Source information:
A computed fold for a 690-nucleotide part of an RNA from Aeriscardovia sp., annotated as large-subunit ribosomal RNA, domain II.

Context: one part of a larger RNA
């Protein structure tokens, strides 16, 4: 792992509320006692209800407060309760169930380990050579010096022994700390054997939160204990009905919880409730627009008050300005927090018209309070983010189905069942893959075929317009001229069309600039403008559409048409008329549920028929049922085979229930009630097995 067994809303009290039985201005008995110990008697203490008000006292349909006959709060003037069962929830109890870490009490440990205490043990073998003695030398004596002897040392090198630096191995190990080969210390603060002491609010510590039995920020076990757990998992049978919420506001509150929004069930309420649509009426200050107000901003104009300068100067002053810029006028801009203006929506009333069946209130039980993405207007944030925050509509959450290759939020559409039956939506119609074809037209770039791609650049290509030039010969190509006053003047070493300035006339010409570029020191030299011939029919410049090229670099594989593959497309624009395609609709047959009418029958509640509408659903309300054990009654079954095991194409919407047949071999079952240890696939579940 799988199989098999067990496994979680239970009971006690009290309460609320509904249902349901007795009695009723009343209801009802608790303990005890009688008792055949079930029953039922007996027992009225007490509770509840019929009366309120006041803290009381006290009064009473009133009373309290008050000085009051005011005024004002509670009340009465509306009579129903009250004891049983039942089922829902809730309070207190372990209170659906399994989980802490912790606290506390009261006890066992120092046979391991830490520190002492008694009392006993062990430390091969070498090395080194202190003190002190003695002897010689030496001092006046001492000191001193040398030689033996001597044998000190938390001394030395090395084994027992004791520890544990290093590398490898081991790592489900040979071992819950080990092994190999090194390595330290090895007469000491040594190492150990024995019995002995020191206890958890502690001990003990060359001290590391170390160590008290593989256990240590406070052992272990047992109790208090089913601690507590606003957290985590788990929480077991079926049909049917309606179905949220991720919001407000408090909150030692933010992943918890009270009210309130949202849902469900019963009762009440029947004339109001809501949705389109059109009129009419009302508030508004958005958006767009202006600039009249506040700001902001730009140009010209004007130019105060100051500066700077001239004359003057006792004082007053006067001229001037390429300073600064008030202030006015023109002009053209601009604003979430500006408005002289202003929609569209949406709101609010009213009325008319179609539509839906609810709306409200009272009572029961609730879940929800971590929302998510899309378009839509905003705020942050960087007009970033599968970003954060608000409004607003969908949609997932709760929602299948088709389409977008694949995809919770996106397009279509909203699953009662059953059919090898139609017609659509989104979206498709070469193949995969169910269906297409037709007209004109663009693309050559595999552009492109379901994301998206700039500024900028270019004789790519259609298509539309404007404008020149052109058989009196244009465009382009060839072939010829391209001159002269003159080297224009000035400048300069030089300046000759061409390094700078000025000027830019004149002549012969078909034409030819006081010179377009190259070129030279300057010349010289090429070349263009302009002319001719040669040829012969279009050739030039802008604008404005549409499809394309270039800009165009990225990480596992080509890898962002789903792939093959596609170019008078299967691409791209335009137009048409088919066709496929869903659980949408449509059809035929069946169920269920509310409603309404109708028929039947009864104490009644059903039942059967028709029509109408409705039947996705987590969380949650509610209803109606299946089975399991056991009891009760009251029918059975059963050696001519129960239960229980198997196997088979029966019946029920289903939870299940039957009948036959082997196999067991001794029980066991319909109905009707009634209690409950009542239903397992999950709980890192528990026990068994394998």
């Nucleotide at each position: 792992g799988c199989c098999g067994g067990c496994g979680a809303g239970u009971u006690a009290u009290u309460g609320u509320u509904a249902c349901c039985u007795g009695c009723a201005a009343g209801g009802u008995u608790a303990a005890a006692c009688u008792g055949u110990a079930a029953a039922a008697g007996u027992g009225g203490a007490g509770c509840c209800g019929u009366a309120g008000g006041g803290a009381a006292a006290c009064c009473g349909a009133g009373u309290c407060u008050g000085a009051a006959u005011a005024g004002g709060g509670c009340g009465a003037u509306u009579u129903a309760g009250u004891a049983a069962g039942u089922a829902a929830c809730a309070a207190u109890a372990g209170a659906c169930a399994c989980g802490a870490a912790a606290c506390g009490g009261g006890u066992u440990g120092a046979g391991c380990u830490a520190g002492u205490c008694a009392u006993g043990g062990u430390c091969a073998g070498g090395u080194u050579g202190a003190a002190a003695g003695c002897g010689a030398g030496g001092u006046a004596a001492c000191a001193c010096u040398u030689g033996c002897u001597g044998g000190a040392g938390g001394a030395c090198c090395g084994a027992a022994c004791a520890c544990a630096c290093u590398c490898u191995c081991g790592u489900u190990g040979a071992a819950a700390c080990g092994a190999u080969a090194g390595g330290u210390g090895a007469u000491g603060a040594a190492c150990u054997g024995u019995g002995a002491c020191u206890a958890g609010a502690g001990g003990u510590g060359a001290a590391a939160u170390u160590c008290c039995a593989a256990u240590c920020g406070a052992a272990a076990u047992c109790c208090g204990u089913g601690a507590u757990a606003g957290c985590u998992u788990g929480u077991u049978c079926u049909c049917g009905u309606c179905g949220a919420a991720a919001u407000a506001a408090u909150u030692u509150u933010a992943g918890g919880a009270u009210u309130a929004g949202c849902g469900u069930u019963g009762g009440a309420u029947c004339a109001g409730a809501u949705u389109u649509a059109u009129a009419u009426g009302a508030a508004g200050g958005u958006a767009a627009a202006g600039c009249a107000c506040u700001g902001a901003a730009u140009g010209c104009a004007u130019g105060a008050c100051g500066g700077c300068u001239c004359c003057a100067u006792c004082u007053c002053g006067g001229g001037g300005u390429a300073c600064c810029g008030a202030u006015u006028g023109c002009a053209a801009u601009u604003a979430a927090a500006c408005u002289c203006u202003g929609a569209a929506u949406g709101u609010c009333a009213u009325a008319u018209a179609a539509g839906u069946u609810a709306u409200u209130c009272c009572a029961g039980c609730a879940g929800u309070c971590a929302g998510a993405c899309u378009g839509u207007g905003g705020g942050g944030g960087a007009u970033a983010a599968g970003c954060u925050u608000c409004a607003u509509a969908g949609u997932c959450g709760c929602g299948a189905g088709g389409g977008a290759a694949a995809g919770a939020g996106c397009c279509c559409a909203g699953a009662c069942c059953a059919u090898c039956a139609a017609a659509u939506a989104a979206g498709g119609u070469c193949c995969c893959u169910a269906a297409a074809a037709u007209a004109c037209a663009c693309u050559a770039a595999g552009u492109g075929a379901a994301a998206a791609g700039a500024a900028g650049g270019a004789u790519g290509u259609u298509a539309g317009g404007a404008u020149g030039c052109a058989u009196a010969a244009a465009c382009a190509u060839c072939a010829a001229g391209g001159a002269u006053g003159u080297u224009g003047g000035c400048u300069u070493a030089g300046a000759a069309g061409c390094a700078g300035c000025c000027a830019c006339c004149g002549u012969u010409c078909a034409a030819a600039g006081a010179g377009u570029g190259c070129g030279u020191a300057a010349c010289a030299g090429c070349u263009c403008a302009c002319u001719u011939g040669c040829u012969g029919a279009g050739c030039g410049u802008c604008c404005u559409a549409g499809c394309g090229c270039c800009g165009a670099a990225g990480a596992u594989u080509u890898a962002a048409c789903g792939g093959g593959u596609c170019u008078a497309a299967a691409g791209u624009g335009u137009a048409u008329u088919a066709c496929c395609g869903a659980a949408u609709u449509u059809a035929u047959g069946g169920a269920a549920u509310a409603u309404a009418u109708g028929a039947u029958a009864u104490g009644a509640a059903u039942u059967c028929a028709u029509a109408u509408a409705u039947u996705g659903g987590u969380a949650g309300a509610c209803g109606a049922g299946c089975g399991u054990u056991u009891a009760a009654u009251c029918c059975g079954a059963a050696g001519u085979g129960a239960a229980g095991u198997u196997a088979g194409a029966g019946c029920g919407u289903g939870a299940g229930c039957a009948c036959u047949g082997a196999u067991g071999g001794a029980u066991c079952g319909a109905a009707u009630u009634a209690a409950a240890g009542u239903g397992a696939g999950a709980a890192u579940g528990c026990c068994g097995g394998u």
The source organism's lineage runs through Bacteria, Actinomycetota, Bifidobacteriales, Bifidobacteriaceae and Aeriscardovia. Its Rfam family is "Bacterial large subunit ribosomal RNA". Its family is annotated with ribosome and structural constituent of ribosome in the Gene Ontology. Model confidence (mean pLDDT): 84 of 100.